[in-house]
RNA sequence: GGUAGAGGUGCAGCUGCGAUAAGUAAUCGCGCGGAGGACGACCAGUCCGGUGAACCGCGGUGAAAGGCAAGGCUGCCGAAGGACGGCGUCCGGUAAACGGCGUUCUGGCUGCAGGUCUAACAGGUUUGUGGCUGUCAUCAGGAGUUUGAUGGAGUGCUAUC
Numbered sequence: 001g002g003u004a005g006a007g008g009u010g011c012a013g014c015u016g017c018g019a020u021a022a023g024u025a026a027u028c029g030c031g032c033g034g035a036g037g038a039c040g041a042c043c044a045g046u047c048c049g050g051u052g053a054a055c056c057g058c059g060g061u062g063a064a065a066g067g068c069a070a071g072g073c074u075g076c077c078g079a080a081g082g083a084c085g086g087c088g089u090c091c092g093g094u095a096a097a098c099g100g101c102g103u104u105c106u107g108g109c110u111g112c113a114g115g116u117c118u119a120a121c122a123g124g125u126u127u128g129u130g131g132c133u134g135u136c137a138u139c140a141g142g143a144g145u146u147u148g149a150u151g152g153a154g155u156g157c158u159a160u161c
């Protein structure tokens, strides 16, 4: 350097009955009100509005996206995710969203608390702090290969060429 593997509520993608979103947004009618409102956050621009805007109240109709989701399928074991930077797509311009590039951090799962995204104490992500677990190193004990303690990190570990 190549190949093949292991960790386990293992990782990611697709699909997914259904629940939530929500009696919300939107729309129609009436009333109040009396000049603003809408176009995804801002600027610009455009549109609606005394032939009555917004807010609020009553009544009628009434969604959707993202996220979740038992199970199934696919690809895998830096699987994958985060932070920073700049690039591309899109846009009138930033931002946002998506894609990939560079650097860097995280072995995996999970409880609790905080930050953040979100309608949400669902979920994602991150920080701190516990627990469990795999792997290697060191030390001690025990012996058909194991127990305990401490510590490290995946560019690691095992096997093989």
Stems, first nucleotide, its partner, number of pairs: 001161005008077001010076006018068001026061006036048004041094003080106006087099003107133011135152007